[in-house]
Context: one part of a larger RNA
RNA sequence: UUGGGCGUAAAGGGCACGCAGGCGGCGCGCAGCAGUGGCCCGUGGAAUCUCCCGGCUUACCUGGGAGGGGCCGGGCCAGACGGGCGCGCUUGGGGCAGGCAGAGGGUCGCGGAACGGACGGAGGAGGGGUGAAAUCCGUAGAGCCCGUCCGGAACACCAGUGGCGAAGGCGGCGACCUAGGCCUGUAAUCCUUCAGCGGGUGCGUGGGCCGCAAGGUCCGGGUGUCCGCUGAAGGCCCGACGCUCAGGUGCGAAAGCGUGGGGAGCGAACGGAAUUAGAUACUCCGGUAGUCCACGCCCUAAACGAUGGCCACUCGGUGUCGGGGGGCUCGACCCCCUCGGCGCCCCAGCAAACGCGGUAAGUGGCCCGCCUGGGGACUACGGCCGCAAGGCUAAAACUC
Repeated sequence: UUGGGCGUAAAGGGCACGCAGGCGGCGCGCAGCAGUGGCCCGUGGAAUCUCCCGGCUUACCUGGGAGGGGCCGGGCCAGACGGGCGCGCUUGGGGCAGGCAGAGGGUCGCGGAACGGACGGAGGAGGGGUGAAAUCCGUAGAGCCCGUCCGGAACACCAGUGGCGAAGGCGGCGACCUAGGCCUGUAAUCCUUCAGCGGGUGCGUGGGCCGCAAGGUCCGGGUGUCCGCUGAAGGCCCGACGCUCAGGUGCGAAAGCGUGGGGAGCGAACGGAAUUAGAUACUCCGGUAGUCCACGCCCUAAACGAUGGCCACUCGGUGUCGGGGGGCUCGACCCCCUCGGCGCCCCAGCAAACGCGGUAAGUGGCCCGCCUGGGGACUACGGCCGCAAGGCUAAAACUC
């Protein structure tokens, strides 16, 4: 390399968006492309391959002849498939409308418990800590109790086997800004439009009768609007706009870095007390950076489901979260159906086993990433990035 693989043996990129590239739904038409197929012509060294004849007593081997194939060029034909051009469609995808759930993100404000501190009151000898102690705090009045005030960080219960987010991750309450997701939009009982009929009503109007007139009364057609019945047509819009994605761009726990702030508790380093043979630890008393905020960097992780994304297909059972429909009903309960999520058990199948099993590790398709014995080596060198710490990419000698 051909391959074979990637949950745990080596191997899924931390996550997303996305250019190039690869791949691409249903129907019709046109042309006929360096695609594809057929036929013909040309070309197709020797050796090899197949067949025939011959030479070593046979065979291996070998001499001669014939044939075939692939590749390539030219011509003609075909038009299914792939590709191209055009027209159309709605299932993929997107939009719109009406609902719904949520610790999704950001900013501002507010709250209580706990903790530490300050001041005051009360009180008077201990407190703290451990296996036991000691360092430590305390008669300059500690600890404990009460009151007032200040401060920072985190939000008990609710809380779930729950929810949200692409991942990292997200949890007190309220307001504002903002993103994503789910359900419903149908075969008609429903809606819209049109037509016919009936009724109510508004406007304007023609005629008969009564009246001098104002007006009254009866009949009719026109137009607008509302309701009901019947019938017909249509059933929200766009119309393949998609999937994946080398490079690229953005996000990315904790620790760490820069500048400025903040600092209650905790607490690397550090000091001390113990333990011990020692104790650069485990335990204890202190404690700086840090932990918090703003802005800018860093870009790593057991960044894990150790399981890339998207689509389709393939027995069941059970729980739970969000939505829709139906049955029953006083009902929110209960039961049935259905869409989406989160779990558990399991058939087939898969698997080295463990296990996975409609949230696949089953059966297939498309695209990307990655692996190829252990150590050396998440290294050196070089390059790129970074303020630095370091990150990304990534060998070889040697050795088993």